Molecule: Lysine riboswitch aptamer
Organism: bovine gut metagenome
C1' cells in the first nucleotide's frame, strides 16, 4: 500500500407496494345568517393576483409525517454543527423553513433516563448534550488461560497478499 471482512437486544441508510393508527369531524363543497375591506399567496415591507371572514347546520376527503412488513444498497454504514451552491414556493429586498450536491470538525454501535431544541396536527418522530447498564475492538494489569478492572477511539480494528 492493496484485497477481504468482523461489531448488532432489526448494526445504518434508500425504495416501491402494501396494511394500520393518526392526519380529522379539519379542508373543498352546499344552506342560513351576519360583518364590510376584513382575508389570502412562510414571515415584514413594496407590488400584483385572487375574493373573502365569523357562527350553525349538512357533508366530507388527502398529502405530507409515524410504525409494521417486502426488496435493495451497504459497515463512516449512517448521522450532525458551520460553509459554499442549486431548486420549488407570484415578483424584488431582508429573512425563516423544506428538498439536492460538495465540504472542514464532531460522533465505535444500539439502549434507558434527564436537560434542551426541531418540526408538527401531534409527537409516537428526529437531533445535541449528560449519566447509566450492555455490546464489539485495541492496550495495560491480572503466574498462563479466564473470570474481572482500567483506558483508548473508526484516520480504528483482524486476516492475506
Nucleotide at each position: 500500500g492493496a484485497u477481504a471482512g468482523a461489531g448488532g437486544a432489526u448494526g445504518c441508510g434508500u425504495u416501491u407496494c402494501g396494511u394500520c393508527a393518526u392526519c380529522a369531524g379539519u379542508a373543498a363543497c352546499g344552506g342560513c345568517a351576519c360583518c364590510a375591506a376584513a382575508g389570502u399567496g412562510g414571515u415584514a415591507c413594496a407590488g400584483c393576483g385572487c375574493c373573502g371572514a365569523u357562527g350553525c347546520c349538512g357533508g366530507g376527503a388527502a398529502a405530507g409525517g409515524g410504525a409494521c412488513a417486502a426488496a435493495c444498497g451497504c459497515c463512516g454504514a449512517a448521522g450532525u454543527c458551520g460553509g459554499a451552491c442549486c431548486g420549488a414556493g407570484c415578483u424584488g429586498u431582508a429573512u425563516g423553513g423544506c428538498g439536492g450536491u460538495c465540504u472542514u470538525g464532531c460522533u465505535g454501535g444500539g439502549c434507558a433516563g434527564g436537560c434542551g431544541g426541531a418540526a408538527u396536527a401531534a409527537g409516537a418522530u428526529c437531533c445535541g448534550u449528560c449519566u447509566g447498564a450492555c455490546u464489539g475492538u485495541c492496550g495495560c494489569a491480572g503466574a498462563a488461560a479466564g473470570a474481572u478492572g482500567c483506558g483508548g477511539a473508526g484516520c480504528g480494528c483482524u486476516a492475506u497478499c